Overview:
Glycine riboswitch aptamer from a soil metagenome, 82 nucleotides, folded computationally.
RNA sequence: GUGCAGGAGAGAGCGGCUUGCGUAGCCGGGCCGCCGCCGAAGGCGUAACUCCCGAGAAUCGCUCAGGCACCACGGACUGUGC
Numbered sequence: 001g002u003g004c005a006g007g008a009g010a011g012a013g014c015g016g017c018u019u020g021c022g023u024a025g026c027c028g029g030g031c032c033g034c035c036g037c038c039g040a041a042g043g044c045g046u047a048a049c050u051c052c053c054g055a056g057a058a059u060c061g062c063u064c065a066g067g068c069a070c071c072a073c074g075g076a077c078u079g080u081g082c
Stems, first nucleotide, its partner, number of pairs: 001082006011035001013034008021025001036068003042064001043062003049056002
């Protein structure tokens, strides 16, 4: 690096637009705005520590990005095969 397995958190929030179904809606999908929140892709900052003394460096912090019913996707990390 890759295959397999496991893998969390947070509003089914409010409003608008659009669309599907055609029976209608307190329904489903998509987009935008508002506030609230999450942290385990990434990114940034920082520290113990390490050393080549310049740097490197976290599951700690930030929340830019990303994400917040179920499912799906993603997923740090763990185990295992190559």

The RNAcentral record of the sequence draws on MGnify.